Predicted 3D model of a 72-nucleotide RNA (transfer RNA) from a Promethearchaeota archaeon. The source organism's lineage runs through Archaea, Promethearchaeati and Promethearchaeota. It matches the Rfam family "tRNA". Rfam classes the family as a transfer RNA.
């Protein structure tokens, strides 16, 4: 320089056109002498960023901008 991949709460990740969701974390609360477990509940994500197709895009298209592989 080409060429595959990935990006979604604080980490790990579902989610293949129709109102965004899990495990752990974190915060209340129950239980405990007390902390742990466990249970019950809350909050936290304009979905890397911009345009476009579309009645609608986290998913389709293109262009950057990040990470990992490869070729050379």
């Nucleotide at each position: 320089g080409c060429c595959u991949c990935u990006g979604u709460g604080g980490c790990u990740c579902a989610g293949u056109g129709g109102u965004a969701g899990a495990g752990c974390a974190a915060c209340u609360g129950a239980c405990u002498u007390g902390u742990a477990u466990u249970c019950a509940g809350u909050a936290g994500g304009u979905c890397g960023g911009g345009g476009g197709a579309u009645c609608a895009a986290u998913a389709c298209c293109c262009c950057c901008c990040a990470g990992a592989g490869g070729c050379u």